[in-house]
């Protein structure tokens, strides 16, 4: 950075598609490791269970516990005394109790914190967010600083105890008690409140300071004695609140909205301003710069993409906002109208003893559900932070970590080196090979990851480590444990084979697949990426395809039908001021993270850290003054006015004129008129048409008339008058930018149409009739009503077009024309030059895709408006506005296609044009089509009737020879390495041939005979047998092919090189004029040359010459015969066959520049290519042929091959083609008689003789040929027939034969006799031929044993007629034109109907949704009010009022879903009917 796709090709327009990047992704296949991130986008769906907000005993009382202690009780060890009865002592234990201590435990009172942290994005289009400001209109717990202070009292209450209600939750009553809980009083520096004063200051309200008197409100203690805490005020910090400027999605098919609404005053309320609330007053306020309404949406830093400008997104991280099941409400508090608080209502779930209660995961895990889809009911407070506390410490699903998921990014690995027999396998093959491929194996080496073992951190400042025996380090060990996915027709890197056969399937676009698929499936190979790879979805890019950067509007989509004009946008020249825009400097801000740059840390990277830049913005401030703006004042070149002048179908109204059509009346006059391609309907003997005269009426205005004029456009045409608009020229008196454009708006606006009333001659939708036609609801004809005309009122559209909006300026010319002016010349008509305005043509630069435009721009610029963004659906539907209606204006979507469209090019085509040619027509001659027969074809039949050829260009064609063979077909009998070729092995020595048996025949069996060379090993050759490679195939494909051929067409065309033109396809040359048979030539010419074709060169016929002379010839000479060149001889003639000559418009005349043409001109055998032949350009028809041959794939292989006998190709109701014979007297028959050319001949032609009526047979001769032979007929002469189905015609049939052949039954030809059919010149139609031609007459040849040959190819004999001419038919050539065709008119293509599918509009209705309105009701709750009750009082209870969530009722609107039926639309290989469009498309 581009590419594919519209076309036969091209350029441009234009859409669709692809390559790139990205993702909170998902799905398919696959999956080794680690690091860092990240993980419910859907149901703001419902939630079991656990945890997520507590803490303080250094605020308080009580209780419990432990210890100490006071006292009492009880028990009584030990010791002493003893009268042994006892007494004294009294340890230890226990109980009660006093006081105390505790770094023990909670419930409760109290304090602080539960307003942070965490989650989510439902709502919100908003001061919600972003950015920058303001608060002189505010608050702020804990924290910091400063100042001052803490005096003295009081009454309660929980806990607790008792009683009591209840299932429970939870209470009720009585009694006791404490505080840093609560309440008065005192004090008041300072604070606040109201009043009033001075000074200073401010953008308004106002603020600050000072002074005055009046009023109001404080406090709490604890202590380890260090301190901590309390009250008031001020300041700070932090956090918040409110206000404002600017920015912030879509829809106008949402245009008007709003009653507390906008403002004011008084009051209330708040931390504070404010309609925030209330009473009253006023009627405002918002809106095209988009109000209101509807839809959608959390906003931003940023993220993705992009060169940028932009576009898209708002996951994670960070800032703000909103929400916490739904709705409402307040309380507490510094802070909430409060996620884990309260009250009420609603829905849901749970408990219940049925009376009542409980709950809220959008905290972390987790469950169900939804979904294509998203994790563990983990560990720890070690770190970082948070709450409480003086602290220890407690709490913390914040957080730090771990787990799961390739979900993303990054890194690493799956080994490295050597290794050719280029192994095996696989794939392919032209069978040689090639690829996989140094790849493997093998040898050597290494150990990153994973695995095993040992050591072992930092993170932690003294202690304390969840992570974690983790990161990391070391050691030993084994190449082991670790590669897939997509693609390979083009775009787009990478191809082959097989299978399949428009099937199965692929496909992002173009498109692949119908028997050789690089596009389907598989395999092999290759390409790409890689622990991933593809697909799907979404976004940006490419897309300059919404164009600010950076597009367009004559014809591709697109200029409003035209004008006036409000708003808006833009605006002439000089000067001065200001500084809004603009430019420059400075300052503040633009959070952090992100991005970029430079460093640094994890081994690197991802990731993280540090520094810088940037954040293009906003605000403040200081300057500048060119430009824009604004203000002032001035100017005249823009614009306008005045004055003078002429031009005009400009408009409106009134009047008026003649021609013509029609009608009426009258006259003349008679049978037609009219109409058409031709007719008919129609009119006319009741007198038309025609003609004459008079009259009526309506409409339109011939000539003039002109790419002439006027008008904004639509449009305007006899003449006159009245009224009236505009433009133009001249002048330069006046105004002094007054201008341009113009969304909405208003006005005008052809034709048709509508309404009312007139009018109505002609014309003429509808309609009727006649024609045409397959039909003809058309074109043509005869009629004919609305309408066309007038007045008034609607409609408001047109290919309303120059398909070209308006305005201004500039940018070569030439030439017409209309209206003015000036100068010069001129007697005049006028001429020349010049200038302004209009209207045309040509043309330069420039522009344009091209066509074209070009001072009247589509050029160069500026301003403003309108419009476009693929085709169809569709200018349709719905909605709205307008309209009497018709309808107009505005104006979508679903769905569907990969194009639709423009200009130009080359062809082809045209019932387009011009020119030309051809036996193309015409003029002629003879045929075909009718008959019989022959032959080919179709069809039918058949066991088979083998196959091919199919308009011309198949059909007497392949076939120049079907009885067998041929033969490919059919039925049947056989063979299977084969009828034929090569190779191998064995055997034999032959093979061939002869004979026999057998068969329908082949096959088969048997007998006999029988090689060469040799170094003696064998070799060659031949046969038989065997195995397989293979043979074989007239099986398929002529649409896989080669070769050959037909045809256009012996038509004159088809191309190339260089140059030039064009963006290009292409053009030029090759066109034009003349000429020719010809692209033959000449002239002209941006072309100059050349090639294949034409012509010529070649063959043949025609004339002459030279040479030669046998088998040809015979004039002269000689000989000979019954006769004959028969013989000698000759080289004269004919002839034969070689070489030359000749013809070239060369000569003459006329015309022409020339080429050339003309000439009953010359000369010449021949005259304008002398006749004929051979020769066939580039190409067309997928023309013909696989059955002539060759050949690629495919198919068959005891048969689709081969052999054999038989049958068939010869069938026969019929149809067609090509021929032949005829229909007769220009003839038939009979007799006589004459003259060719070319070709053939030994398995042959045969003279001659004999036999036979004859076909022919029997003899016999010549000839391998200028020697011999085949060998003429028409013609001519004579006779006959006399117009008839015949003495025409000969089919068919009967009989008898001949010949060929192994064989004439199917199925041969010929001969003779007899029989004697149709047919008397042929409808529509159609064919050949222009001179030695047609016609007519015979002859020959190939194939061939013979022949169905009347065919084909040749040969000669006799031998005409006609051509005015190019209008028409057919074919062709060249030029031009149109085209929607390019498979090219046998093209393309339209609409209804019928069938299927799809989306959609309407629709009686039915259902649902959200928002608003009105009325009723109204919980909790704030506020307000309040006589009875309680209280001494303060006050409270209760009640009431206002507001209000929710509920109910009602009407209308809106949105959506659905619906019998209905409307059109789209799509769909081969349906029906026509043929509307494209050519003059057959009626433009």
């Nucleotide at each position: 950075a581009g590419a594919g796709u519209u076309u036969g090709a091209u350029c441009a327009u234009g859409g669709c598609u692809c390559a790139g990047g990205a993702u909170u992704a998902a799905c398919g296949c696959u999956g080794g490791c680690g690091g860092c991130g990240u993980g419910c986008u859907u149901a703001a769906c419902a939630c079991a269970u656990g945890c997520a907000a507590g803490u303080c005993g250094a605020a308080c009382g009580a209780a419990g516990c432990a210890c100490c202690u006071u006292a009492u009780u009880c028990u009584g060890a030990u010791u002493u005394c003893u009268u042994c009865g006892g007494a004294a002592u009294g340890a230890a234990a226990a109980a009660u109790u006093u006081g105390g201590u505790g770094a023990c435990u909670g419930a409760g009172u109290g304090g602080c914190g539960g307003a942070c942290g965490g989650g989510u994005g439902a709502g919100u289009a908003a001061c919600g967010c972003g950015u920058g400001g303001g608060u002189a209109a505010c608050c702020u717990g804990c924290c910091u600083c400063a100042u001052a202070c803490a005096g003295g009292g009081g009454g309660a209450u929980a806990a607790c105890a008792g009683u009591u209600a209840g299932a429970a939750a939870u209470g009720a009553c009585u009694g006791c008690u404490a505080a840093u809980a609560c309440c008065g009083c005192a004090u008041a520096a300072g604070a606040c409140c109201a009043c009033a004063g001075c000074a200073c200051c401010g953008c308004a309200u106002g603020g600050u300071g000072c002074a005055g008197g009046g009023g109001u409100a404080a406090a709490a203690a604890c202590u380890c004695c260090g301190g901590u805490g309390g009250u008031a005020u001020g300041a700070g910090a932090u956090g918040g609140a409110c206000c404002c400027g600017c920015g912030u999605c879509u829809g106008a098919u949402u245009a008007g909205g709003u009653a507390g609404u906008u403002g004011g005053u008084g009051g209330g309320g708040u931390a504070a301003c404010g309609g925030c609330c209330u009473a009253c007053c006023a009627a405002g306020c918002c809106g095209a710069c988009g109000a209101u309404c509807a839809g959608u949406a959390g906003c931003c830093g940023a993220c993705c993409u992009g060169a940028g400008a932009g576009g898209g997104u708002g996951a994670c991280c960070g800032g703000c906002c909103a929400c916490a099941u739904u709705g409402g409400g307040a309380c507490u508090g510094a802070g909430a109208c409060a996620c884990g608080g309260c009250c009420c209502a609603a829905a849901c779930u749970c408990c219940u003893a049925c009376g009542g209660g409980a709950g809220g995961c959008a905290g972390c895990a987790g469950u169900g559900g939804g979904g294509a889809a998203u994790a563990u009911u983990g560990c720890a407070c070690a770190a970082u932070g948070g709450g409480g506390g003086a602290a220890a410490c407690c709490c913390u699903g914040a957080u730090g970590c771990a787990g799961c998921g390739a979900c993303g990014c990054c890194g690493c690995g799956u080994g490295a080196g050597c290794g050719a027999u280029g192994a095996a396998g696989u794939a392919u093959u032209u069978c040689g090979g090639u690829a996989u491929g140094u790849a493997a194996a093998g040898c050597u080496c290494u150990a990153u990851c994973a695995g095993c073992a040992g050591g072992g951190a930092a993170g932690a400042a003294a202690a304390u480590g969840a992570c974690g025996g983790u990161a990391c380090c070391u050691g030993a060990c084994u190449a082991a444990g670790a590669a897939g996915c997509a693609c390979c027709g083009g775009c787009u890197a990478a191809a082959u084979a097989c299978g399949u056969g428009c099937c199965a399937g692929c496909a992002g676009c173009c498109g692949c697949g119908g028997u050789a698929a690089u596009a389907c499936g598989u395999a092999u190979g290759g390409u790409g990426c890689a622990a991933g790879c593809g697909u799907u979805a979404u976004c940006c890019g490419g897309a300059u395809u919404u164009a600010c950067u950076g597009g367009g509007u004559g014809u591709a989509a697109a200029g409003g039908g035209a004008g006036c004009g409000c708003a808006g946008g833009c605006g002439g020249u000089g000067c001065g001021g200001c500084a809004a825009g603009u430019c420059a400097g400075a300052u503040g801000u633009g959070a952090a993270a992100a991005c970029c740059c430079g460093g640094g840390g994890c081994u690197c990277a991802a990731c993280c850290c540090c520094g810088g830049g940037a954040c293009u913005g906003c605000a403040u401030u200081u300057g500048a003054a060119a430009c824009u703006g604004u203000c002032g004042g001035a100017c005249u070149a823009g614009a306008g006015u005045g004055c003078c002048g002429g031009a005009g179908a400009g408009g409106u109204a009134a009047g008026u004129g003649g021609a013509a059509u029609u009608c009426c009346u009258a006259g003349u006059g008679u049978a037609g008129c009219g109409g058409u391609g031709a007719a008919a309907u129609g009119c006319g003997u009741a007198g038309a048409u025609a003609u004459u005269a008079g009259g009526a009426g309506g409409a339109a205005c011939a000539c003039c008339a002109g790419u002439g004029g006027c008008g904004a456009a639509g449009g305007c045409g006899g003449c006159u008058u009245a009224c009236u608009g505009g433009a133009c020229g001249g002048u330069a008196a006046c105004u002094g930018a007054c201008g341009c454009u113009g969304a909405g708006g208003c006005u005008c606006g052809a034709a048709a149409g509508c309404g009312u009333g007139g009018g109505g001659a002609g014309c003429a939708a509808a309609c009727a009739g006649g024609a045409u036609u397959a039909g003809a609801u058309a074109c043509c004809c005869u009629g004919g009503u609305a309408g066309u005309c007038c007045a008034c009122g609607c409609c408001g559209u047109a290919a309303a077009c120059g398909a070209u909006g308006a305005a201004u300026a500039c940018u070569a010319g030439g030439u017409g024309u209309c209206g003015g002016g000036g100068c010069a010349c001129a007697u005049a008509a006028g001429u020349g030059c010049u200038u302004c305005g209009g209207u045309g043509c040509c043309g330069c630069a420039g522009c344009a895709a091209a066509c074209g435009c070009a001072u009247u721009a589509a050029g160069u610029a500026u301003u403003c408006c309108a419009c476009c963004u693929g085709g169809g659906g569709a200018g349709u539907a719905c909605g709205u506005u307008c309209g009497c209606a018709a309808g107009a204006a505005u104006g979508a979507a679903a769905c569907u296609c990969a194009a639709a469209g423009g200009a130009a090019u080359u062809g082809a085509c045209g019932g387009g044009g011009a020119c030309c040619c051809g036996c193309a027509c015409a003029a002629g001659c003879g045929g075909u089509g009718g008959a019989g027969c022959a032959u080919g074809u179709g069809g039918u039949u058949u066991a088979a009737u083998u196959c091919g050829a199919a308009g011309c260009a198949a059909c007497g064609c392949g076939a120049a020879g079907a009885a067998c063979c041929u033969u490919a077909c059919c039925a049947g009998u056989c063979c299977u390495u084969g009828a034929c070729a090569u190779c191998c092995a064995a055997c034999u020595g032959a093979c061939c041939g002869a004979c026999c048996a057998g068969u329908a025949a082949c096959g088969u069996g048997g007998u006999c005979u029988u090689c060469u060379c040799u170094u003696c090993g064998g070799a060659g050759c031949a046969g038989u047998u065997g195995a397989g490679a293979c043979a074989g195939g007239u099986g398929g494909u002529g649409c896989a092919u080669a070769g050959u051929u037909g045809u256009c067409g012996u038509c004159a065309g088809c191309u190339c090189g260089u140059g030039c033109c064009g963006u290009g396809a292409g053009g030029u040359g090759u066109c034009g004029g003349c000429u020719u048979a010809a692209g033959u030539g000449c002239c002209a010419u941006a072309a100059c040359g050349a090639g294949c074709g034409c012509a010529a060169c070649c063959c043949u016929c025609g004339u002459g010459g030279c040479c030669a002379g046998u088998u040809a010839c015979u004039a002269g000479c000689a000989g000979g015969u019954a006769a004959u060149g028969c013989u000698g001889a000759g080289g004269a003639c004919u002839c034969u066959g070689g070489c030359c000559a000749g013809a070239c418009u060369g000569c003459c005349a006329u015309c022409g520049u020339a080429a050339g043409a003309u000439g009953c001109g010359a000369g010449g055998a021949a005259g304008g290519u002398g006749g004929g032949g051979a020769u066939g350009a580039c190409g067309u028809c997928a023309a013909a042929u696989c059955a002539g041959c060759a050949c690629g794939g495919c198919c068959c292989u005891u048969a689709c091959g081969u052999c054999c006998g038989g049958g068939g190709c010869u069938a026969c109701a019929c149809a067609c083609g090509u021929g032949u014979u005829a229909c007769a007297a220009u003839g038939g028959g009979a007799g006589g008689u004459a003259c060719a050319g070319a070709a053939g001949g030994c398995a042959g032609c045969u003279a001659c003789c004999c036999g036979g009526c004859g076909a022919c047979g029997g003899g016999a001769u010549g000839c391998c040929a200028a020697u011999c032979u085949c060998c003429a007929a028409a013609g001519c002469c004579u006779c006959u027939c006399u117009c008839a189905g015949u003495u025409c015609g000969g089919a068919c049939u009967g009989g008898a034969g001949u010949c060929u052949g192994c064989a004439a039954c199917c199925c041969g030809a010929c001969u003779c006799c007899a029989c004697g059919a149709a047919g008397c010149u042929g409808g529509a139609u159609u064919c050949g031929c222009u001179a030695g031609u047609a016609a007519u007459c015979g002859c020959g040849c190939a194939u061939c044993a013979g022949c169905c040959a009347c065919g084909g190819c040749g040969c000669g004999g006799u031998g005409a007629a006609u051509a005015c001419g190019u209008u028409c038919c057919c074919g062709g050539g060249c030029c031009u034109u149109g085209u929607a065709c390019a498979c090219a008119c046998c093209g393309c293509c339209c609409g209804u109907c019928a069938a299927g599918c799809c989306a959609u509009g309407a629709a009686a209705g039915c259902c649902g949704g959200g928002a608003g309105u009105a009325c009723c009701u109204g919980a909790a709750g704030u506020g307000c009010g309040u006589a009875a009750c309680c209280g001494c009082a303060a006050g409270g209870a209760g009640c009431g009022c206002c507001c209000u969530a929710g509920g109910g009722u009602a009407a209308a609107a809106c949105c959506g879903g659905u619906a019998a039926u209905u409307g059109g639309g789209g799509c769909u290989a081969a349906g029906u009917c026509g043929u509307a469009a494209c050519a003059a498309g057959g009626u433009a």

The RNA shown here (small-subunit ribosomal RNA) has 1484 nucleotides and comes from a metagenome. The sequence is in RNAcentral, with records from SILVA. Model confidence (mean pLDDT): 83 of 100. It matches the Rfam family "Bacterial small subunit ribosomal RNA".